RNAcentral holds the full RNA, with entries from ENA.
This is a predicted structure of a 716-nucleotide part of an RNA (large-subunit ribosomal RNA, domain II) from a Candidatus Woesearchaeota archaeon.
Its Rfam family is "Archaeal large subunit ribosomal RNA". Clan: LSU clan.

Context: one part of a larger RNA
RNA sequence: GCCAGGGACUGUAUUUAUAUGGCGAGGAUAACUCUUUUUAAGGAGGCAUCCACAGGGAAACCAACUUCCCGCAGCAUUGCCAGGGGAGAGGUAUGAAAGUGCCUUUAGUCAUAUGGAUACGAUCUGAAACCGGGUGAUCUAACCCAGGGUAAGGUGAAGCGCCUUUAAACAGGCGUGGAGGCCUGAAGGGGUUCUGUGGACAAGCGUUCCUCUAACCUUGGGCUAGGGGUGAAAAGCCAAUCGAACCCGGUGAUAGCAGGUUCCUAUCGAAAUUGGCCGUAGUCAAGCCUCAGGUGAGGUAACAAAGGGGGUAGAGAUACGGAUUUGGGAUUUAGGCUUCGAAAGGGGCCGGUCUCUUGUCCAACUCCGAAUACCUUUGUACCGUAGAACUUGGGAGACAGGGAGCCCGGGGUAAGCUUGGCUUCCGAAAGGGGAACAACCCUGACUACAGUUAAGGCCCCAAAAUGUCAAUUAAGUAUUAAAGGACAAAAAGUGUCAAUAGCCAGAGACAGCAAGGAGGUUGGCUUAGAAGCAGCCAUCCUAUAAUAAGUGCGUAACAGCUUACUUGUCAAGGUUAUUGGCCUUGAAGAUGGACGGGGUUAAAUUGACUGCCGAUACUGUAGACUUCUGAAAAGAAAGUAGUAGAUAUGGCGUCCGUGUUGGGUAGAAGCAUCCUUGAAAAGGGGUGUGGACCGAUAUGGAAUGAGAAUCCUGGC
Numbered sequence: 001g002c003c004a005g006g007g008a009c010u011g012u013a014u015u016u017a018u019a020u021g022g023c024g025a026g027g028a029u030a031a032c033u034c035u036u037u038u039u040a041a042g043g044a045g046g047c048a049u050c051c052a053c054a055g056g057g058a059a060a061c062c063a064a065c066u067u068c069c070c071g072c073a074g075c076a077u078u079g080c081c082a083g084g085g086g087a088g089a090g091g092u093a094u095g096a097a098a099g100u101g102c103c104u105u106u107a108g109u110c111a112u113a114u115g116g117a118u119a120c121g122a123u124c125u126g127a128a129a130c131c132g133g134g135u136g137a138u139c140u141a142a143c144c145c146a147g148g149g150u151a152a153g154g155u156g157a158a159g160c161g162c163c164u165u166u167a168a169a170c171a172g173g174c175g176u177g178g179a180g181g182c183c184u185g186a187a188g189g190g191g192u193u194c195u196g197u198g199g200a201c202a203a204g205c206g207u208u209c210c211u212c213u214a215a216c217c218u219u220g221g222g223c224u225a226g227g228g229g230u231g232a233a234a235a236g237c238c239a240a241u242c243g244a245a246c247c248c249g250g251u252g253a254u255a256g257c258a259g260g261u262u263c264c265u266a267u268c269g270a271a272a273u274u275g276g277c278c279g280u281a282g283u284c285a286a287g288c289c290u291c292a293g294g295u296g297a298g299g300u301a302a303c304a305a306a307g308g309g310g311g312u313a314g315a316g317a318u319a320c321g322g323a324u325u326u327g328g329g330a331u332u333u334a335g336g337c338u339u340c341g342a343a344a345g346g347g348g349c350c351g352g353u354c355u356c357u358u359g360u361c362c363a364a365c366u367c368c369g370a371a372u373a374c375c376u377u378u379g380u381a382c383c384g385u386a387g388a389a390c391u392u393g394g395g396a397g398a399c400a401g402g403g404a405g406c407c408c409g410g411g412g413u414a415a416g417c418u419u420g421g422c423u424u425c426c427g428a429a430a431g432g433g434g435a436a437c438a439a440c441c442c443u444g445a446c447u448a449c450a451g452u453u454a455a456g457g458c459c460c461c462a463a464a465a466u467g468u469c470a471a472u473u474a475a476g477u478a479u480u481a482a483a484g485g486a487c488a489a490a491a492a493g494u495g496u497c498a499a500u501a502g503c504c505a506g507a508g509a510c511a512g513c514a515a516g517g518a519g520g521u522u523g524g525c526u527u528a529g530a531a532g533c534a535g536c537c538a539u540c541c542u543a544u545a546a547u548a549a550g551u552g553c554g555u556a557a558c559a560g561c562u563u564a565c566u567u568g569u570c571a572a573g574g575u576u577a578u579u580g581g582c583c584u585u586g587a588a589g590a591u592g593g594a595c596g597g598g599g600u601u602a603a604a605u606u607g608a609c610u611g612c613c614g615a616u617a618c619u620g621u622a623g624a625c626u627u628c629u630g631a632a633a634a635g636a637a638a639g640u641a642g643u644a645g646a647u648a649u650g651g652c653g654u655c656c657g658u659g660u661u662g663g664g665u666a667g668a669a670g671c672a673u674c675c676u677u678g679a680a681a682a683g684g685g686g687u688g689u690g691g692a693c694c695g696a697u698a699u700g701g702a703a704u705g706a707g708a709a710u711c712c713u714g715g716c
Stems, first nucleotide, its partner, number of pairs: 001716006011120013026051003032045005055062002065088001067087004074080002089104006123260004130250006141224001143222007152184003155180001159176006188211003194206001196205002226242001228238003263651002265648004273286005288397001289395006298383003302380007314368001315366002321362003327356005335350006401426005407421005431442003446623007456613003459598003465610001467609006478600002491585003495582010512569005518542003523537003548563001552561002624640003627636003652705001654702010670689008
């Protein structure tokens, strides 16, 4: 890991609701006693007690409606009216009273079943812990008793001897000697490095390293015990267990946490919000779901109209509060600096106050002021006596939400960010499209078959147009679309297409080519020089078709070339500006690569048109189920996605009891395989194997259904 078997909502008591049944102003017995019998149980008694029949009050204590009106169903229908609603009245407590609270016009109780609640282990499994009683010092820590062990080499303390020295000593030298928690190093003990190797080694092996006469190592025996020991102290060690050992018990500790929780179908179907809580992984109440009862006529998400209140978006600024830019004026008016003057006083700059002007702002500004939204009324539409809305009661779940909108806000540079509002979807929603893709587009799946469409598409992959008309693009631009990503921006283009406006043009434009491009004059000044062309000033006149006191080169200065300007030639459009479309540049990323791919010059882009494909949508036919009408037959109109969850007087299967009734050696159960019925759980049949038991029906009772729990046991 697989297979088989086991494996989790139970029991008792109390209580509540519902259903059914018995009795009913009453209902029921408990222990216990007697008795019968088919020994499962039944019958009779037992009236203690419990609930109900009256409430109010802390208590003393006091102590309750055949009243009136409306009215659903129903009926003998202008009415009566069970149940129902309203008003009044009554009881009691309180109060001086007014009043206020609770109660009153009669239904309970017992049994059984089911749903819930509470107490218990309380659906199953799971702690770390806490406490009690015991067992451990054969490991290890300290200590005690009796023992054992430490190759070899080095160094050479004290003391002593001799010599020298001295008055004698001290002292010096040479020997001898053999000290030391001395040195090197084997055994022994340890465990530093390689962050070596090593996971049948739960701490080893190799290398290197520390120590080795000592606070050394070691054998045997003994002693200290769990909030205790021992500890040259690391919370170390106390039998592979130590920030409190191990074993058994309390014990099924507790767990708001984690995992698991076993057959089917039908109807409806949530919430991830608000408030409280040492509350934020939880829980209680409300809201949201479901089921049942009651009541009895209106209800509503939509649309239209009318009428409302508002102070948001926007806007505004001599309409207030606050912020704020420019320029001007007045005033010495707090003040400061500076200047003139001997002083008084004067001038300038800054500042203050006032005023005019100019340019801007505000969630906590408003002279103004929408659209939506909201409220009321009316109408339409839809739903509703086949019972809506409302209300009472039983049962929940849920209280970690998430995405989207060229929506509305707060925080943030921003985020698939965070926190709110509205709507919507996912959650709990399948199908088609979007290459793939919870929430984007289309569309809400009872079953089967057929047809028609939606979004989106129609060259091939791949169903349907190599469709039609008119343009654009040459960049493989593109094939791309509402969000994110893929992308792309400012800016630029004599790429190209179009529009508009102006100017020139057969009295010849624009471009090209040919010719001219002059004279006064080298204008004046300046300057070494300045002659159209370093610079300054002026910029006239003449002849002309035209020709600047000169557009650019050039010279030291001239010269020279050229342009403006004019004519000729040629022959038809030219030129300028603005706007727009497509395109290009702008444009940089790490393996080779992505329009989904192939590929495409349309199979790209823009505008228009026609056809087709395309879903569980819509339509048709047939069938099933739910709800409803109906005595039935039959029919009607709505339906039949679904997690948590509610509901079913819905169902299947397993085991056991009782009654009835069957099958089986002419082959039971079980097993294997094939066929078949049912919406499903499941059922039936054939064949083979097997060799002795097995059903049906009614009813009752359950240790009643397996795929998961790092589930348990076994097998492989």